[in-house]
Context: one part of a larger RNA
RNA sequence: CUGGGUGUAAAGGGAGUGCAGGCGGGACUGCAAGUCAGAUGUGAAAUUUAGGGGCUCAACCCCUCAAACUGCAUUUGAAACUGUGGUUCUUGAGUGAAGUAGAGGUAAGCGGAAUUCCAAGUGUAGCGGUGAAAUGCGUAGAUAUUUGGAGGAACAUCAGUGGCGAAGGCGGCUUACUGGGCUUUAACUGACGCUGAGGCUCGAAAGCGUGGGGAGCAAACAGGAUUAGAUACCCUGGUAGUCCACGCCGUAAACGAUGAUUACUAGGUGUGGGGGGACUGACCCCUUCCGUGCCGCAGUUAACACAAUAAGUAAUCCACCUGGGGAGUACGGCCGCAAGGCUGAAACUC
Numbered sequence: 001c002u003g004g005g006u007g008u009a010a011a012g013g014g015a016g017u018g019c020a021g022g023c024g025g026g027a028c029u030g031c032a033a034g035u036c037a038g039a040u041g042u043g044a045a046a047u048u049u050a051g052g053g054g055c056u057c058a059a060c061c062c063c064u065c066a067a068a069c070u071g072c073a074u075u076u077g078a079a080a081c082u083g084u085g086g087u088u089c090u091u092g093a094g095u096g097a098a099g100u101a102g103a104g105g106u107a108a109g110c111g112g113a114a115u116u117c118c119a120a121g122u123g124u125a126g127c128g129g130u131g132a133a134a135u136g137c138g139u140a141g142a143u144a145u146u147u148g149g150a151g152g153a154a155c156a157u158c159a160g161u162g163g164c165g166a167a168g169g170c171g172g173c174u175u176a177c178u179g180g181g182c183u184u185u186a187a188c189u190g191a192c193g194c195u196g197a198g199g200c201u202c203g204a205a206a207g208c209g210u211g212g213g214g215a216g217c218a219a220a221c222a223g224g225a226u227u228a229g230a231u232a233c234c235c236u237g238g239u240a241g242u243c244c245a246c247g248c249c250g251u252a253a254a255c256g257a258u259g260a261u262u263a264c265u266a267g268g269u270g271u272g273g274g275g276g277g278a279c280u281g282a283c284c285c286c287u288u289c290c291g292u293g294c295c296g297c298a299g300u301u302a303a304c305a306c307a308a309u310a311a312g313u314a315a316u317c318c319a320c321c322u323g324g325g326g327a328g329u330a331c332g333g334c335c336g337c338a339a340g341g342c343u344g345a346a347a348c349u350c
Base pairs, nucleotide, nucleotide: 003322004321005320006319007304008303012318014202015201016200017199021195022194023193025089026088027087028086029085030084031083033082034081035078036077037076038075039074040073041072042071048067049066050064051063052062053061054060092192093189094188095187096185097184098183099182100181104178105177106176107175108174109173110172111155116150117149118148119147120146121145122144126137127136163170164169207248208247209246210245211244212243216242217241221237222236223235224234259317260316261315262314263313264312267295268294269293270292271291272290273289274288275287276286277285299306300305323350324349325348332343333342334341335340
């Protein structure tokens, strides 16, 4: 390489968009590049195969208007499939129309509960904390309680294997702007599709830069305990950070450890959003589409399990794997302010 694989054994890119490329629905028709058939030329000899022959055999050697050399070129045809040109269709895809659910996104404004702090009132000796304590706070009046004020962050209940989003993720309320989905219809376009190396964009937390902000929490740090020790677990404090704006970083057990798309393949039972039917009826019931769970047959699987949301049966395209360690290291390159990221070996060893 081929082959075989990628939920858990090595292996699905963190996610999207999309240039090139690969692949691609039904009907009619032309061409003949691929494809198929015929003919002609060529495909040196040696070699190979077949049939003979010669060295005592064999290897080896020789002979044959033999075969083969699976190829190439020219030419004549065929037209099913692929390709390509034309015409056409509507079921794939998209647009329109009518509805509809939602923590989808961005910005601005507003609200109440709670913690902390400040001021004042009441009030007096403790509070706090733990397994037990101590550090700590408190007669300069704490804790508790009442009133008022300041400020920041997060939004209890509703809340749900509920919803939305490509993923990361999204949860108080109102307003503005804005993306996508689903259902019904079948008016329009007429294959406009799928995937997608590179590229581009998005991307939790932590971290970085500049400027703000800082209530609570809290790496580092300090103290108190525990302990043989305790650079920890527990306690009292506490700075970066957590928050905002702008810019970077580009990684995660970025997980469903399961790439995207399409089609097909028993059922049962919940739940969310639509449509249709039946009904006196919002309900219940029947049916249908989309999503989200559980159970389960066939089938698959090493087993566990998966099972119409497949890990089943098939097709297309991409990514990735090929014994463990060395190592996601070294070197080089690219990116980054840095931290570091991406790409990514070998010697050696078992």
Notes
The part of an RNA shown here (small-subunit ribosomal RNA, central domain) has 350 nucleotides and comes from an uncultured rumen bacterium. It matches the Rfam family "Bacterial small subunit ribosomal RNA". RNAcentral holds the full RNA, with entries from Greengenes. Model confidence (mean pLDDT): 86 of 100.